Large-subunit ribosomal RNA, domain VI from a marine metagenome, 255 nucleotides, folded computationally. Its mean pLDDT, the model's own confidence on a scale to 100, is 83. It matches the Rfam family "Bacterial large subunit ribosomal RNA". RNAcentral holds the full RNA, with entries from SILVA.
[in-house]
Context: one part of a larger RNA
RNA sequence: CGUUAGAGUAUUGAAGAGAGCCUUCCUUUGUACGAGAGGACCGGGAAGGAUGCACCUCUGGUGUACCAGUUCUUUAAAAAGGAAACGCUGGGUAGCCAUGUGUGGUUUGGAUAACCGCUGAAAGCAUCUAAGUGGGAAGCCGUCUCUAAGAUGAGUACUCUCUUAUUAAGACUACAGCAAGACUAGCUGGUUGAUAGGUAUCAAGUGUAAGUUGUGUAAGCAAUGUAGCUGAGAUAUACUAACAAGUCGAAUGAG
Numbered sequence: 001c002g003u004u005a006g007a008g009u010a011u012u013g014a015a016g017a018g019a020g021c022c023u024u025c026c027u028u029u030g031u032a033c034g035a036g037a038g039g040a041c042c043g044g045g046a047a048g049g050a051u052g053c054a055c056c057u058c059u060g061g062u063g064u065a066c067c068a069g070u071u072c073u074u075u076a077a078a079a080a081g082g083a084a085a086c087g088c089u090g091g092g093u094a095g096c097c098a099u100g101u102g103u104g105g106u107u108u109g110g111a112u113a114a115c116c117g118c119u120g121a122a123a124g125c126a127u128c129u130a131a132g133u134g135g136g137a138a139g140c141c142g143u144c145u146c147u148a149a150g151a152u153g154a155g156u157a158c159u160c161u162c163u164u165a166u167u168a169a170g171a172c173u174a175c176a177g178c179a180a181g182a183c184u185a186g187c188u189g190g191u192u193g194a195u196a197g198g199u200a201u202c203a204a205g206u207g208u209a210a211g212u213u214g215u216g217u218a219a220g221c222a223a224u225g226u227a228g229c230u231g232a233g234a235u236a237u238a239c240u241a242a243c244a245a246g247u248c249g250a251a252u253g254a255g
């Protein structure tokens, strides 16, 4: 810009993309077959490999300053700082992740290939083929998942708005943000509010703070005390900030 007034919500599916895998074991059955050796089709069941998708309960990884220990410096303590971007070491929430967890490739149709047939002439026979007709594959078209009306063939349903504007329905910017994100976009919220921060409680992490007291010559140990501290989590709570504003947008629709 178009889709023939302008919007909001929900959809149909032309078309496109993806997936489609394999192995072993048990049973049928030591059956059919075969002199024997050997050894099935069809059907039923159970494990596994690789791989796709999703997720973080478990097992683990990361977790750049969350906790603790520790070397050095600031005269001691406390507290803090720095060592090539976490000084080193031991742990670790959320998030992200796989090696972890869950799950998928099921079932059942259609038309077929090679091939196997039925009926059957040309050619009194024969012949799956010439007329007609049946079966037949991990392959093809569907069935399954996703995208999808610029499918210009521009689809469908419901709802909303309309008397000349610094406009309606509605949308956008801006604002508070996010399980969304390179930027855009997407999504949530905006006081009739839990959107973010703060605060309170809890979960979770670390592992028993400082100070004081006791004890010991002292290093230290013990008590106060599952202590103190704590980024992302949960619940609650308007305390702070979503204020104040701006822009676009039809005119009852053949222009």
Stems, first nucleotide, its partner, number of pairs: 001150001005161007015147004021049007033038001051104005059098004066091005072081003109141002115135004162253001170248004175189004195241003198237005204230003211224005